C1' cells in the first nucleotide's frame, strides 16, 4: 500500500500554543466554535483490540490489570442517502 478478519449506541479533559473553521468525501441536514472550536505539543485518562494475570483443558465467552505495542478522551461512524464507503485493532503480502 493491498487484501482479510473483528469492533464501532459503553467509557475517557485540563493547560500552553495556534487562529477559523470543525464534525473523512459529496449532498441534505444538524451540532461546536473568538467564553478561541478544529489541529500541534505536554500532562492525565479510557479501556477498543494485542499483550499480562484468573475464571474451566482448549475455543468462544467473563473478570482483572495497564507494566508493553497501538488506539482513544463532544454529539449512535452526529443523523440521512451515495460508494459499500470511513476509523481502529490483529495476523498476512
Nucleotide at each position: 500500500u493491498c487484501a482479510c478478519c473483528a469492533u464501532c449506541c459503553c467509557g475517557a479533559g485540563c493547560g500552553g500554543c495556534c487562529g477559523a473553521g470543525a464534525g473523512a468525501u459529496c449532498u441534505g441536514g444538524u451540532u461546536c466554535u473568538a467564553u478561541g472550536a478544529c489541529g500541534c505539543c505536554g500532562c492525565a485518562g479510557c479501556a477498543a483490540c494485542u499483550c499480562c494475570c484468573g475464571g474451566c483443558c482448549c475455543a468462544c465467552c467473563c473478570g482483572g490489570a495497564u507494566a508493553a505495542g497501538u488506539g482513544c478522551u463532544a454529539c449512535c461512524g452526529c443523523c440521512a442517502g451515495a460508494a459499500a464507503c470511513g476509523a481502529u485493532g490483529g495476523a498476512g503480502a

A computed fold for a 93-nucleotide RNA from Neomicrococcus aestuarii, annotated as SAM riboswitch aptamer (S box leader). The organism belongs to Neomicrococcus, within Bacteria.